[in-house]
RNA sequence: GCCGCUAUAGCUCAGGGGUAGAGCGUUCCCUUGGUAAGGGAGAGGUCGAGUGUUCAAUUCACUCUAGCGGCA
Repeated sequence: GCCGCUAUAGCUCAGGGGUAGAGCGUUCCCUUGGUAAGGGAGAGGUCGAGUGUUCAAUUCACUCUAGCGGCA
């Protein structure tokens, strides 16, 4: 220098056009004499940044940023 993959909750990851979920973690409650385990309820996300396409974009296109890999 060229090519590709990845970026979504505190962490690990789903979701690939109709305003986003799980597990773990966290908060509160129940259960206990008290813990642990178990059960229930909640909070937490401008979906890496920008522009475009679309009635509508986390999702599609392009550019950029960061990380990882391949070729030279």